Small-subunit ribosomal RNA, 3' major domain from a metagenome, 471 nucleotides, folded computationally. The full RNA is in RNAcentral, with records from SILVA.
Context: one part of a larger RNA
Order: sequence, then C1' cells, then structure tokens
RNA sequence: UGACGGGGGCCCGCACAAGCGGUGGAGCAUGCGGUUCAAUUCGAUUCCACGCGAAGAACCUUACCGGGGCUUGACAUGUCCCUGAAAGAUGUAGAGAUACAUCCCCUCUUCGGAGCAGGUUCACAGGUGCUGCAUGGCUGUCGUCAGCUCGUGUCGUGAGAUGUUGGGUUAAGUCCCGCAACGAGCGCAACCCUUGCCCUUAGUUGCCAUCAGGUAAUGCUGGGAACUCUAAGGGGACCGCCGGUGUCAAACCGGAGGAAGGUGGGGAUGACGUCAAGUCCUCAUGGCCCUUAAACCCCGGGCUACACCCGUGCUACAAUGGCCGGUACAGAGGGCAGCAAUACCGUGAGGUGGAGCUAAUCCCAGAAAGCCGGUCUCAGUUGGGAUUGCAGUCUGCAACUCGACUGCAUGAACGCGGAAUCGCUAGUAAUCGCGGAUCAGCAUGCCGCGGUGAAUACGUUCCCGGGCCUU
Repeated sequence: UGACGGGGGCCCGCACAAGCGGUGGAGCAUGCGGUUCAAUUCGAUUCCACGCGAAGAACCUUACCGGGGCUUGACAUGUCCCUGAAAGAUGUAGAGAUACAUCCCCUCUUCGGAGCAGGUUCACAGGUGCUGCAUGGCUGUCGUCAGCUCGUGUCGUGAGAUGUUGGGUUAAGUCCCGCAACGAGCGCAACCCUUGCCCUUAGUUGCCAUCAGGUAAUGCUGGGAACUCUAAGGGGACCGCCGGUGUCAAACCGGAGGAAGGUGGGGAUGACGUCAAGUCCUCAUGGCCCUUAAACCCCGGGCUACACCCGUGCUACAAUGGCCGGUACAGAGGGCAGCAAUACCGUGAGGUGGAGCUAAUCCCAGAAAGCCGGUCUCAGUUGGGAUUGCAGUCUGCAACUCGACUGCAUGAACGCGGAAUCGCUAGUAAUCGCGGAUCAGCAUGCCGCGGUGAAUACGUUCCCGGGCCUU
C1' cells in the first nucleotide's frame, strides 16, 4: 500500500422481508455424470459447466469405431520427364470408393513451343494430433458496480501520502461547500436506436369523413388528402414555473400546467483490472508430434446405449376446469429451387390442382386465452395423457438401428409434491397464442411478437453480493 475479520460507522442491489408463481414428488423432452460399448468423437465442471459450443447427428454433418481402399495425395505453388485431352454419358464388376470398356474428344502457334488436363520425379501438401500454463483474437465474470489513474505542486529518508479524505447531496468520484493542493484522462451522464404526445411534408400498395355510382356483401368504383397509418424532418421535459426545506449552495419535498416529471419506459454502450477463468475443435499462431499415416476417399455402425445420479424444461394432477357448438379482436415476421388462395378428394395428417404474389398489393394466416350457449358433477373421472398394437401421410437415394405427423384402439404414473431451492417491483409476474433463424424433413430449446393482466414492499435486525470511511 492492499487483502482479509463470526471489528465498527454510513449506503446500495428481488439480497432479505412483504407478496405471486414455480423447481425439488409424477410421466415425458433435453443436457451432464456414471456405467456399458468395437465406438458410444471432442470441449465446457461452484457462482461464471450441465435445452452450453450444436441457429437442426437417419446418409452427409462427423472429428469416433469396424471393414474396404489410397500415398505428391481430397486441396495450393513450383519443378523433371511422358502423354493428349479433361469433364460428361452409357455399360460391366463392386457395399461403395474405385477399376475397365465404349461413345464423345482441346485451343493458340513464328511448328521450337505455350495454355489446359492426366500420369511421373522432387520440393512439399495435409493433420478437429498435443500444449488456452507459450500466444493473438474473441468471450464469460465481478458489474452498468462507481470506481481506476495521471501531470505539476506539497508532505515523507523511503515505500508512499495528498488530490480521491471531510460536511451535505445524487442512480453516479453526480453536483455544491470546505480543504496544500491545482488541473487533467479513462469510466458516470449526455450525444445513438426504440417507445409514449403534437406539428410539418408526402399519399400508394395503406386510409374513407364529406359527395356521387354500384353490390347479396366488401374502399368495390369515381373521387377525396380530412382521419388512421406509413416514414422523413421538426417540436416537446429543462427542477423550466410556484410554494416549502436547505448554508444565500448543490439538492430534496409538494403543487400547477402537461401525452409524458424529476435518468419518462426499454435498448445499445462494460473504466483500470481479477479469475495462469474459457476457447489451439471458428479463425490465426510459436513449439512439439504423425508422414504408405495420427493425412485422404468410401460403405456400414456409433454420437440416439441404460441398473442409476443431477441440472434445465414441457404436460399434468382438474370445475377459476374438461369437452362440444357458435362468435370477436393482434403485433412482429417470412416467401421465387419460395409462399400458395378459390375449388375438388380424404375422418385426418395430407393429396389433386394452380389464381395471385419478387409483395403496405398476393400468400403463409384459422390467432389463442376471451365472449355466448350446451354438457360433465368430484370420480383416477368425459381429469391426465405416457406406453403399446394396427392402419396411414409427408420429406428424403434411403426413416431397421434412428424422423415428424395423422386415424382407430390402448389408456400408465400422477390426488399439488421432504429437506431444500429459483424467478419476478408493472404493462412486470402469471397466463394465452403467433412468427422467425437453423432447416429436404425434424423444436417442449433459442430469438422475437403481441393478447389478457395481478399481488406486495412495514422496514434494513438477519442471509448473499457490492461501494465509501475507519480499525
């Protein structure tokens, strides 16, 4: 000087408390450990691993295993010599890689050769092999916590101190006052995006108040530019105004006006550093290692195993509910190797077919909870849907290992969950559906979107984490 303390003071945070809903019990999904296996590829391991890398493991992916092949190589550059095509199509053998056969069959040229391609020789390629404790880059975490430093000056023999401490105040080292300090930098805040109000401009594909036409009905048509909306610009909030408190300060409390009030809500933004944190399997890279293999190609299998343990989720255990019928209202997205309407077929998944749409135009697209009516009457049930049988649909060379979905049948556990433990302070929790990325197909995960819409916070003694001063 720091760090630490079951030392002290002050102060924050869904940290506790107050509330609401969960997890821990059940079934299933998914990840991990363990075990098994020829292989179950590898990494991640308290918080900060475990629906994580993986925003898509049937083949491919794929790195693993078995077997079949191959050695200048699947890929790059150059070189020696030889050849003239290579690719493609067909056939044969084969599990395929591949091999052979046939068809097809180069360009320029000063005829030396050059380009291109194949074979061959040598340099070399190649490695998801090791080391994240050799590294770059990127990332997590403390933490969006309010801190971390510097120049000059001053003090101290020096390490260092001061500034940055103190009195107030703030979300904030935010600001004010004081002070041997005076200034400054990185952080804070603001500038950026979005949302909430208004105005201007613009008016199609969006809109329809007024006028006219038309229909079974519909902005359907003429037209309109008001409104909604769209998207570009601007305004608006600053403790600006009033009162009070305060040190005549910073600021705080209340009020008015206002769509919005004291950072309006949300996002992006992450200081100096910590954890030899994570990643050599994104990429890059030092060193080491392999070189007829630890490189490369292929088929099949595995990553999907299953006595068991744990994490994260989904669905439930029902009547604030289940089922049936009728009926209403979103937002944000995606669409040409695509989205696909009307119609027809099928109980259905889906099929036939193809209008329209490169999309404010057409389509995906029925939102669901809700509302109205009916039914069930507390039961392992008309709750719950696991499991299994049969029959199908779709994608795809191909659904046996190992896809999703549909119909009929089957109808398991489960009666609200021990110790313990998680999230959330408002359009939040809870609950309801919708879309997207990945993607041939495959979503209870992830990333978004809107609908309905609470309860509670006395307080800071205690648990956890953090900040400042002090010992």